This is a predicted structure of a 476-nucleotide part of an RNA (small-subunit ribosomal RNA, 3' major domain) from an uncultured bacterium. The RNAcentral record of the full RNA draws on ENA, Greengenes and SILVA.
Context: one part of a larger RNA
RNA sequence: UGACGGGGGCCCGCACAAGCAGCGGAGCAUGUGGUUUAAUUUGACGCAACGCGAAGAACCUUACCAAGGCUUGACAUCUACUUAAAGUCAUGGAAACAUGAUGUCUCUUUGGAGGAAGUAAGACAGGUGGUGCAUGGUUGUCGUCAGCUCGUGUCGUGAGAUGUUGGGUUAAGUCCCGCAACGAGCGCAACCCCUGUUGCCAGUUACCAGCACGUAAAGGUGGGGAGUCUGGUAAGACUGCCGGGGACAACUCGGAGGAAGGUGGGGGGGACGUCAAAUCAUCAUGCCCCUUAUGUCUUGGGGUACACACGUGCUACAAUGGCUGUAACAAAGGGAAGCGACCCCGUAAGGGGAAGCGGAUCUCAGAAAAGCAGUCUCAGUUCGGAUUGUGGGGUGCAACCCGCCCACACGAAGUUGGAGUUGCUAGUAAUCGUGGAUCAGCAUGCCGCGGUGAAUACGUUCCCGGGCCUUGCACA
Repeated sequence: UGACGGGGGCCCGCACAAGCAGCGGAGCAUGUGGUUUAAUUUGACGCAACGCGAAGAACCUUACCAAGGCUUGACAUCUACUUAAAGUCAUGGAAACAUGAUGUCUCUUUGGAGGAAGUAAGACAGGUGGUGCAUGGUUGUCGUCAGCUCGUGUCGUGAGAUGUUGGGUUAAGUCCCGCAACGAGCGCAACCCCUGUUGCCAGUUACCAGCACGUAAAGGUGGGGAGUCUGGUAAGACUGCCGGGGACAACUCGGAGGAAGGUGGGGGGGACGUCAAAUCAUCAUGCCCCUUAUGUCUUGGGGUACACACGUGCUACAAUGGCUGUAACAAAGGGAAGCGACCCCGUAAGGGGAAGCGGAUCUCAGAAAAGCAGUCUCAGUUCGGAUUGUGGGGUGCAACCCGCCCACACGAAGUUGGAGUUGCUAGUAAUCGUGGAUCAGCAUGCCGCGGUGAAUACGUUCCCGGGCCUUGCACA
């Protein structure tokens, strides 16, 4: 000087408390451990591994296993020789592949050149093989916590200190005052994006107040720039104004006006560093290792196994509900090998035609919870839907291992969950639907969007994490 203390003081955070909804019990989905297996490829392991890499394992992917093949190789460059190689067809084969048949380049000065392919020899290729404790790059974490430092000066023999401590204050090393310090840098804040209000400008594919036409109904038509909306440009919030407190300061409390008030709400943005944290399997890369195999091609299997244990979710256990009918109201997105209105067929999944739309025009698209009406009457039920059987649908070369959806039948556990434990402070929690990426197909996961919309916070004694000062110290 740090680190540490079941030392002290001050302060903060959904940290506790006050509340609401959960998890832990059930069934299922998914990840992990374990076990099993020819293989069940692999990484990740307290917080910060475990719906994580994986924004989507039937084949492919695929790295694993079995079997069948190849050896200058699936891929790149170089040399020599050859001229077609590919493609198509036949035979063998599970395919890869092998054999046979057929079959075709361009330019040209006729020497050849260019691309493409085959053969041969080697230089070499190749490796998702090892080492993240050899590395780059990228990322997590403490933590959006308020800290981390430097120059000059001064003090100290020196390590170092001071500044950065102190009195106030703040979300903040934020600002004010004081001070042997005076300044500065990286962080904080602001500048950026979305959202909340208004003016102006501009109106098509958006809109329709007044006018005209028109309809069973309809911005459907002429037209209109009023309002909505769209999107460009401005304004607006700064403790600016008033009052109390305070050191007349910083600031704080209350008020006015205002769409918004003291950082308005949300995002992006992550200092010096810590954990030899994670990743050699995104990529790059040193060294080591393999080279008729640890490379590469193919078929099939596996990653989907199942006495069990754990994490994360979905669905429930019902009446604030289930079912049936019925005239509401979104936002944000996607669409050409695509979205597909509408008509017909089918109980349905869907099928057959087919208009429009690269889209403020057409379409996915029905929002659902809510409201209204009816029924059920507390029961393992008209709750719950696991499991199983049968019949179908679409995707795809192919749904047996191993996918999704529909119909009928079957109708399990479950009556609110021990110890314990998680999230959340407002348009939040809870609840309701909806879109997208990946994607042929496959979503209870992930990332968005809007609808309805709470309760509680006395307070900081205690648990956890963190910041500053101080003290002790057997640690560095």